[in-house]
Molecule: small-subunit ribosomal RNA
Organism: uncultured prokaryote
RNA sequence: AGAGUUUGAUCCUGGCUCAGAACGAACGCUGGCGGCGUGCCUAACACAUGCAAGUCGAACGUGAUUAAAGAGCUUGCUCUUUAGUAAAGUGGCGCACGGGUGCGUAACGCGUGGAUAAUCUACCUUCGAAUCCGGGAUAACAUUGCGAAAGCGAUGCUAAUACCGGAUGAUAUUCGUUUCUCUUUGGGGAGACGAAUCAAAGACGGCCUCUUCUGGGCCUGCCGUUGUCGGAUGAGUCCGCGGAUCAUUAGCUUGUUGGUGGGGUAAUGGCCUACCAAGGCGAUGAUGGUUAGCUGGUCUGAGAGGAUGAUCAGCCACACUGGAACUGAGACACGGUCCAGACUCCUACGGGAGGCAGCAGUGAGGAAUUUUGCGCAAUGGGGGAAACCCUGACGCAGCAAUGCCGCGUGAGUGAUGAAGGCCCUUGGGUCGUAAAGCUCUGUCAAGUGGGAAGAACUGGUUUGGGGUUAAUACCCUCGAAUUUUGACGGUACCACUGAAGGAAGCACCGGCUAACUCCGUGCCAGCAGCCGCGGUAAUACGGGGGGUGCAAGCGUUAUUCGGAAUUAUUGGGCGUAAAGCGCGCGUAGGCGGUCUUGUAGGUCAGAUGUGAAAGCCCGGGGCUCAACCCCGGAAGUGCAUUGGAAACUGGGAAACUUGAAUACGGGAGAGGGAAGUGGAAUUUCGAGUGUAGGGGUGAAAUCCGUAGAUAUUCGAAGGAACACCAGAGGCGAAGGCGGCUUCCUGGACCGAUAUUGACGCUGAGACGCGAAAGCGUGGGGAGCAAACAGGAUUAGAUCCCCUGGUAGUCCACGCCGUAAACGAUGGGUACUAGACGUCGCGGGUAACCACUCCUGCGGUGUCGCAGCUAACGCGUUAAGUACCCCGCCUGGGGAGUACGGCCGCAAGGUUAAAACUCAAAGGAAUUGACGGGGGCCCGCACAAGCGGUGGAGCAUGUGGUUUAAUUCGACAACGCGCGCAGAACCUUACCUGGGCUUGACAUCCCGAUCGUACAUAAUAAAGCGAGGGGUGCCUUUCGGCGGACCCGGUGACAGGUGUUGCAUGGCUGUCGUCAGCUCGUGUCGUGAGAUGUUGGGUUAAGUCCCGCAACGAGCGCAACCCCUAUCCUUAGUUACCAUCAUUUAGUUGGGCACUUUAAGGAGACUGCCGGUGAUAAACCGGAGGAAGGUGGGGAUGACGUCAAGUCAUCACGGCCCUUACGCCUGGGGCUACACACGUGCUACAAUGGCCGGUACAAUGGGUUGCGAAGCCGCGAGGUGGAGCUAAUCCCAAAAAGCCGGUCUCAGUUCGGAUUGGAGUCUGCAACUCGACUCCAUGAAGUCGGAAUCGCUAGUAAUCGCGUAUCAGCACGACGCGGUGAAUACGUUCCCGGGCCUUGUACACACCGCCCGUCACACCACGGGAGUCUGCAACGCCCGAAGCCGGUGGCCCAACCUGCAAAGGAGGGAGCCGUCUAAGGCAGGGCAGAUGAUUGGGGUGAAGUCGUAACAAGGUA
Repeated sequence: AGAGUUUGAUCCUGGCUCAGAACGAACGCUGGCGGCGUGCCUAACACAUGCAAGUCGAACGUGAUUAAAGAGCUUGCUCUUUAGUAAAGUGGCGCACGGGUGCGUAACGCGUGGAUAAUCUACCUUCGAAUCCGGGAUAACAUUGCGAAAGCGAUGCUAAUACCGGAUGAUAUUCGUUUCUCUUUGGGGAGACGAAUCAAAGACGGCCUCUUCUGGGCCUGCCGUUGUCGGAUGAGUCCGCGGAUCAUUAGCUUGUUGGUGGGGUAAUGGCCUACCAAGGCGAUGAUGGUUAGCUGGUCUGAGAGGAUGAUCAGCCACACUGGAACUGAGACACGGUCCAGACUCCUACGGGAGGCAGCAGUGAGGAAUUUUGCGCAAUGGGGGAAACCCUGACGCAGCAAUGCCGCGUGAGUGAUGAAGGCCCUUGGGUCGUAAAGCUCUGUCAAGUGGGAAGAACUGGUUUGGGGUUAAUACCCUCGAAUUUUGACGGUACCACUGAAGGAAGCACCGGCUAACUCCGUGCCAGCAGCCGCGGUAAUACGGGGGGUGCAAGCGUUAUUCGGAAUUAUUGGGCGUAAAGCGCGCGUAGGCGGUCUUGUAGGUCAGAUGUGAAAGCCCGGGGCUCAACCCCGGAAGUGCAUUGGAAACUGGGAAACUUGAAUACGGGAGAGGGAAGUGGAAUUUCGAGUGUAGGGGUGAAAUCCGUAGAUAUUCGAAGGAACACCAGAGGCGAAGGCGGCUUCCUGGACCGAUAUUGACGCUGAGACGCGAAAGCGUGGGGAGCAAACAGGAUUAGAUCCCCUGGUAGUCCACGCCGUAAACGAUGGGUACUAGACGUCGCGGGUAACCACUCCUGCGGUGUCGCAGCUAACGCGUUAAGUACCCCGCCUGGGGAGUACGGCCGCAAGGUUAAAACUCAAAGGAAUUGACGGGGGCCCGCACAAGCGGUGGAGCAUGUGGUUUAAUUCGACAACGCGCGCAGAACCUUACCUGGGCUUGACAUCCCGAUCGUACAUAAUAAAGCGAGGGGUGCCUUUCGGCGGACCCGGUGACAGGUGUUGCAUGGCUGUCGUCAGCUCGUGUCGUGAGAUGUUGGGUUAAGUCCCGCAACGAGCGCAACCCCUAUCCUUAGUUACCAUCAUUUAGUUGGGCACUUUAAGGAGACUGCCGGUGAUAAACCGGAGGAAGGUGGGGAUGACGUCAAGUCAUCACGGCCCUUACGCCUGGGGCUACACACGUGCUACAAUGGCCGGUACAAUGGGUUGCGAAGCCGCGAGGUGGAGCUAAUCCCAAAAAGCCGGUCUCAGUUCGGAUUGGAGUCUGCAACUCGACUCCAUGAAGUCGGAAUCGCUAGUAAUCGCGUAUCAGCACGACGCGGUGAAUACGUUCCCGGGCCUUGUACACACCGCCCGUCACACCACGGGAGUCUGCAACGCCCGAAGCCGGUGGCCCAACCUGCAAAGGAGGGAGCCGUCUAAGGCAGGGCAGAUGAUUGGGGUGAAGUCGUAACAAGGUA
């Protein structure tokens, strides 16, 4: 620091996801040791049991049990003393600390800084003072009553540092007078005088003395007590600033805001009360709702920030829930009290008891969080004079890998690279120096032995100094020596012993992201953080091997920050990606021209205080290191105070004119409002002329018209809109504005001078304007025209088209308030090249006249530099460069929707979510493909022609059906007379039956050996059995069996037309013989890509020429190759025969002239001429020529497409079968037959059939062959065997044609199917199932519907011939020649193709994409008669405890009067009242849950209906 993911690819926008760090964690697998931390995040849920706050006898009165001693003696009892012990009680101090939790709280609760001149402070502490004289009670205790208990009461006794009265008294308090000083509002501080008021308690030690021996007094020490001023500490109160969310919470408030008097408090204050005034808070967010303890810090981050508030520390709040006070220095009190409530427990049913959010522990909840441990040894706290006691604070131990840190599980050597596993191309590779083996070491764990520090105090004993004092006593204090105290714990640590021995797992391995193979599985099982894997070769699932990463841990999950510049202060945007309010006016607010002066709020730098400790950082130190701990420093960007500076900014004052405004003079304009007025046109009405149609459409029909339309003429009526002018023109803020005239009125612009003097810009709210449609009321209504009706179209047509037609459109008044209200571009100011138009006004020059030329200002346009932009594009009218202000955006869908509020008559508008769901949605541009887009061009593509197919019969192939099997493959074009150039057996792969199992075939091994031909029994055959014969080759050393061959056996293996053509090679089809497909370098573009290859011509052609940021090149095209057409040369047998001779016959002689054969050449190149054309390429015409512009034909098939075809030609990976899916074999099947389709043959006849005669080919084939003549047969054929290994012989007759005859338009002398009979040939065999022949039979069919195929010249059509396959079988295939046409105007249309361009939401590419209803399933949400629950208030009722107030006839020790009784003072119970918790009643508010049903929404491989959108998407 980035990466993955939208696309065919690209750039951008934008979301989602990942890699990092962290954690009080949990879960899964695993687990050796130690150190240091941490450990109920959930139910502030309920709690059994134990402990967590006591202590003081040196404040006080009692005082057991028991023990000891003594006495009495009744011998087991009493008394006394001692231990004044235990225990309870009075009293003092403590219990407000420590410990827990985070419910509540949005608050001066917290943080930070101040204030207290508005306050208090027990214990502690400095200085100084005092501690006097008295009094009455009361608990304990005893006796007694009630009660189950808890407990309560009565009577009697008693003490105090308990309580009370009095004295004294100050620098205390109050009042009065007065002085000084300070000050921040009131005021504070210090002092003087006078008056009034207020106090106490003793305990212990020592000495002396007295003594009744209990004790008292004096002096003294110490402690305690009282009061005062201070200190310290702690606390209370107030204030500035800071830190959550919702405006779908906008108004809140009556003690409310202030004042005065009074009360209350330690203290200010409406804190409380009476009266008076009517205020106070709020858009800088009051009030209300929701959530939440705050902070130091912690986590993360480069930082700014964001998240968080466990452990530790500071503050706050709380203690079962709610309320209340008491005591006290301090509480409205966790282990106190009272009341109410809920819950639990005890009960004798009358009544009582309780509060773990202390430490352990239990239950419950939960994914989840420990021991009912030890000790006060240390640190700290309470009490005490002290010893000491108490202390679940704390120190330790235990449990938990919960976290951080450290250590170990060994080290070295060791290659036959062992065995074994895995992989394998079978060669090997890898685990792997890894192991074994050898040599070492000894951490941890185990055992044995030793063994700390933490201990300082205090106290005791001895002793020294000092202080106090009358004192050498006591006491205090400072030392020295000695002694005493350890939970942890026999722990840390050390030594020794033996021993490699006891100690490694987890996750991952498709990309991101380090790490690859085999097997299994087969869209199954499963994985997955995102993209995505899995449908038979899965590096993605599961297992194995191997590897990678971390390691006593490793992964997963949850959460936080980061990455995310994805809320953007640092640090984003708004033309088209999300995003500029429809427009204006203007309030608050924000921002603001030039100069001078002063101020000091902001700003800048300095000083001071503070910013707790811990933590982070730096330096040092201690545990062996580290974690951890200790010490010191720095930092803490903050706040406050204070003294300065004055540039900028703000406030104040004074000026200026350039911003802004006003006055004056001009011209322009569909700017607005009102009134009037004009002509053209449509329609209607009236009248005339006139006759059969009109109208409308793609074509029609509805419709109008003989009752007279349309057309035409004249007249009238009425409404709406204003042709030409008219323009990229003008005006307006926008919406918008168009005949003419008048009136009223707004704004802008230009010119020149003057005035004011910053008066400016923007603008949240508010207010106004605001197209069309729509609404209300009243008018108006010609045309047009939603709805509606009819006619068409259509599969349907609730559309498009047509005929009608109502609201509406128009006017007046009032609403609505929205538009793609768009420049999809908020307003303002300044700056930054130009060119060319146009509108308004002005200036200059020339001139007779500026419309023309130059120029200034203001508008409105087009192009364009720089710059900007993702690109497109923008570009002085910015989307450039800057500043100011406002509005708005933050993935897509849900949704501009729901609910709520506001507005509206309604329609609806405005404000505006969430659940849920997806990994995209989107912008611009690129290459293709496509278009019922455009342009250019080609092709038997259409057209023009000729002949067919589709109808018939038959042949053949396919589908279907059938079957034991009808083997398999091929299916638009590119399957269907295709694989098959030939299924009776064989072929053959299929079926049925019979058999074989190392096999029909190959290699290796072992044994036996010479067994094979041939004939034969039986059998359906194969196989099996028996007989029988011969012996091949090499080496020959003549032995051997070494090799071949054969038989038997063993296993390795053979074999498979079994599967996968979607694992493949090879081959092939098709687009298409179409003219295209690419590359290098350069250039352009951020890039995909473009350019070249586009353009102008031309061509069959990316063929060629020209031009050009391109220049070249490759594969294709063409040419080179073959055949054919002409000629020449060479050669002349088997071909040929002109000349000569000869013959029945080129038969023979002869001849190479001709034909021909087969080798080599020539020829054709737009070469020549003319024209056209850019003078080019080329085209047109002509000459010559056998042939002319590629002469004709063939071979030749670019990059690629179709997962096209073929595993059954062959080859081959994987899988599958192995006495069978292999092999042999008899028979059957592939030949079936209601039917459908393709391809053909033969026909339907007279251009013909039949009969007779007669003529002319070429390609080919032939020895297992072709087979002549002759003879036989009606014929197929038979016989025959000449000739021929072929230019020699044979197949072999060519046929159409020509000549002659016949038939005469019929189902025929057409046609030949079908069937019967008889034969021939091939073959082991023609039944299933061959071909042919003869005789007989004589079907359909009379030219073929929709539709469709081929062909452009030696072609179509027509005629026969040959060959391959083959024993036989050809209407098929492949070839050959004979005869031999018609037509092409042309490119509008159909099909296919090429190039350019355009649009695109397509890229599996239009056979694309995609929308909505309906149906089904699931999910979340809204409405809903209602129902239930919760919360906070208001009103009323009731009102516990308690404080306060009143009363107090009842009660009362202290004080006063009094002998007493009694009275007084004072107090109390009780009662009354104010306030008030809980409770009750009633109506509303808010929130949640639920609800028959209803509404839309979302999601879901293959449902239904249509076709809305994307191309002109077929009506933009």